[in-house]
Small-subunit ribosomal RNA, central domain from an uncultured prokaryote, 350 nucleotides, folded computationally. Its Rfam family is "Bacterial small subunit ribosomal RNA".

Context: one part of a larger RNA
């Protein structure tokens, strides 16, 4: 280059957002770059084909002819790609008009639960564990009653449930904000998709200034356990946890399944619209979208199992893989305050 693949076997980037490539509705006209055809120019000889001929055949040679992709250059065609103009609504997108939602950001407040400090009531235990002991009490502990004060997290609702690109979002309520869905078909007219690089987001931990600091809880410490116990069980207990600003940039960032489009049986089933239906209207009931799950055909898989939410039939694009160890490492560049984080071989083995 050609080829095969990526749920579990090696492989889908953690997600979007998009430049620049790639790819890209319907319809008409033109142009002829790409395409197809015909001519001409080149396409050195030898080679290789055919034909005839020389060495006694053959190889080997020699004379003629054919053939040759390419490349220019002229003419023709004009589906079909590209270009150019026009046009068109079904792709996209906007309007108006409902509606649900722990989407996100700020800020006000609430109750329970704990933990502390005072105060009453009480008097000896309490905590704990498999069994105990550290530990906490007569300086009044556990246990209760009232009171203050602090930090954190918001039971029930709750759910196979809801929202968000992904991380993730849950007391109540107020401000600002994104996103989505139906309905109407009013407007634009391909304005599309996909994305290498590149900016953006990015649990947790950790990292720097300041703050908070109930719980819990690395590390330490003391108790057990045990041959020993730098564990498992137990008491305490600093970082952290929490709050702003600013960095890390990774996770089993997972459905271990990249994004967008179209096609191909259904059944149930949960959210949220919409019309219809009974003169009006709740309940039903039909119909019609859209999310979100269970099953289940055809096919599809090695199988498990997927199965209109495909891993089915197909497009267009990106990312990835190529036996195991070495190694997601040296080295090097780069980013980072550090920890480190992308990127990424080799020898060696087997």
């Nucleotide at each position: 280059c050609u080829g095969g693949g990526c749920u579990u076997a090696a492989a889908g980037g953690g997600u979007g957002c998009g430049c620049a490539g790639g790819c890209g509705g319907g319809c008409c006209a033109g142009c002829a770059a790409g395409c197809a055809u015909c001519g001409c120019g080149u396409g050195a000889a030898a080679u290789c084909c055919c034909a005839c001929g020389g060495c006694u055949c053959a190889a080997c040679c020699g004379u003629g002819g054919a053939a040759u992709a390419g490349c220019g250059u002229g003419g023709u065609g004009a589906a079909c790609u590209g270009c150019u103009g026009g046009u068109c609504u079904u792709g996209a997108g906007g309007c108006a008009g409902a509606c649900a939602g722990a989407g996100g950001u700020c800020g006000u407040c609430g109750g329970a639960a704990c933990g502390u400090u005072c105060g009453g009531u009480g008097g000896a235990g309490c905590g704990g564990u498999g069994a105990a002991a550290u530990g906490c009490g007569u300086a009044g502990a556990u246990a209760u009653c009232g009171a203050a004060c602090g930090g954190a997290a918001c039971g029930c609702c709750g759910a196979a449930g809801g929202a968000g690109a992904a991380g993730u979002c849950a007391g109540a309520c107020g401000a600002c904000u994104g996103g989505g869905u139906c309905u109407g078909u009013c407007c634009u007219g391909a304005c599309g998709c996909u994305c290498a690089g590149g900016c953006a987001c990015g649990a947790a931990a950790g990292c720097g200034u300041g703050g908070g600091g109930a719980u819990c809880a690395a590390a330490c410490a003391g108790g057990a356990u045990u041959a020993g116990a730098u564990a498992c069980c137990c008491u305490g207990g600093u970082a952290g946890u929490c709050c702003a600003c600013g960095c890390c940039g990774u996770a089993a960032a997972c459905g271990a399944u990249g994004u967008g489009c179209a096609c191909u049986a259904g059944a149930c089933u949960g959210g949220u619209g919409c019309g219809g239906u009974u003169u009006u209207g709740a309940c039903g009931c039909c119909g019609u979208g859209u999310c979100g799950g269970u099953c289940g055909u055809a096919g599809a898989g090695a199988a498990a199992u997927u199965g209109u939410u495909a891993a089915g039939u197909g497009c267009a694009c990106c990312g990835c893989c190529u036996g195991g160890g070495g190694a997601g490492u040296a080295c090097g560049g780069u980013c980072g305050c550090a920890a480190g984080g992308c990127u990424a071989a080799a020898a060696c083995u087997c």

Record summary
Its mean pLDDT, the model's own confidence on a scale to 100, is 89.